[in-house]
Context: one part of a larger RNA
Molecule: small-subunit ribosomal RNA, central domain
Organism: uncultured prokaryote
RNA sequence: CUGGGCGUAAAGCGCGCGUAGGCGGUUAGAUAAGUCAGAUGUGAAAGCCCCGGGCUCAACCUGGGAACUGCAUUUGAAACUGUUUAACUAGAGUGUGGUAGAGGAGAGUGGAAUUUCAGGUGUAGCGGUGAAAUGCGUAGAUAUCUGAAGGAAUACCGGUGGCGAAGGCGGCCCCCUGGAUUGAUACUGACACUGAGGUGCGAAAGCGUGGGUAGCAAACAGGAUUAGAUACCCUGGUAGUCCACGCCGUAAACGAUGUCAACUAGCCGUCUGUAGACUUGAUCUGUGGGUGGCGUAGCUAACGCGCUAAGUUGACCGCCUGGGGAGUACGGCCGCAAGGUUAAAACUC
Numbered sequence: 001c002u003g004g005g006c007g008u009a010a011a012g013c014g015c016g017c018g019u020a021g022g023c024g025g026u027u028a029g030a031u032a033a034g035u036c037a038g039a040u041g042u043g044a045a046a047g048c049c050c051c052g053g054g055c056u057c058a059a060c061c062u063g064g065g066a067a068c069u070g071c072a073u074u075u076g077a078a079a080c081u082g083u084u085u086a087a088c089u090a091g092a093g094u095g096u097g098g099u100a101g102a103g104g105a106g107a108g109u110g111g112a113a114u115u116u117c118a119g120g121u122g123u124a125g126c127g128g129u130g131a132a133a134u135g136c137g138u139a140g141a142u143a144u145c146u147g148a149a150g151g152a153a154u155a156c157c158g159g160u161g162g163c164g165a166a167g168g169c170g171g172c173c174c175c176c177u178g179g180a181u182u183g184a185u186a187c188u189g190a191c192a193c194u195g196a197g198g199u200g201c202g203a204a205a206g207c208g209u210g211g212g213u214a215g216c217a218a219a220c221a222g223g224a225u226u227a228g229a230u231a232c233c234c235u236g237g238u239a240g241u242c243c244a245c246g247c248c249g250u251a252a253a254c255g256a257u258g259u260c261a262a263c264u265a266g267c268c269g270u271c272u273g274u275a276g277a278c279u280u281g282a283u284c285u286g287u288g289g290g291u292g293g294c295g296u297a298g299c300u301a302a303c304g305c306g307c308u309a310a311g312u313u314g315a316c317c318g319c320c321u322g323g324g325g326a327g328u329a330c331g332g333c334c335g336c337a338a339g340g341u342u343a344a345a346a347c348u349c
Base pairs, nucleotide, nucleotide: 003321004320005319006318007303008302012317014201015200016199017198021194022193025088026087027086028085029084030083031082033081034080035077036076037075038074039073040072041071042070049065050064051063052062053061054060091191092188093187094186095185096183097182098181099180103177104176106174108172109171110154115149116148117147118146119145120144121143125136126135162169163168206247207246208245209244210243211242215241216240220236221235222234223233258316259315260314261313262312263311266294267293268292269291270290271289272288273287274286275285276284277283278281298305299304322349323348324347331342332341333340334339
């Protein structure tokens, strides 16, 4: 450079925004950079190739031709690409009226439950297990009633339900705020798509400083089990889990399926708009946007996918190239650290 690929065999960046770049709707005109055609010049000779000639042949030598796929100049062509001018509305966006929602941030607040504390009743056990023991309890536990404190999580509703780009989001109320979708219509007029670098967000765990700590619970201690038991089970229990601010930047960050657009049978459910019909209903019919099940053609190694494609195509990016060594070493960058990221080779099968 090129080929073939990326759901499960190696391979889609965790997810957005966006720079360069790549790529880009409809109509008409201009232009002629790309593109196409002709001409001229050049493209040394030798060599290669073709047709001849000379050494007895050949190698070798030699004549002519072709070729030299290129470059420059010039004359034309104008479909396509580019550039430019004018216009358009089917892409995209804005305004306007609705709608649904655990979307985000902040503040407030409710009840159930656990635990602890105080008090009442009450007496010998409680707890725990396969069975036990450690543990708690006559200094009155467990149980039960009343009150108080405090932290964390929000039963039922709850749903292959909803929202969000992903991570993720669930009591109730208020305030601020992002997005989506739909109806009728007006406007802008290609403003679009993708996106190397870059930049932002990013579960859990972990880290820093300061708070907080009810329950749970790495580590740790004890009791069991066992040949042993640095485990599984039990009794305790500290970091942590929670809050504020700042880091970390990784996950089976999964649909193991990049984003955008177009096209390609149906049927059944569900969420949320909207329109119509009549027999006004637990109704029917249509039309949008999500989310599921099955399935045609087609695809696939098979499993399966199947208008939410893994079908048929286009645009752009990322990635793969036998297993191990190794996502390691070295170096760079980032980080307080833990480590992250980029990323080999020898050797070996």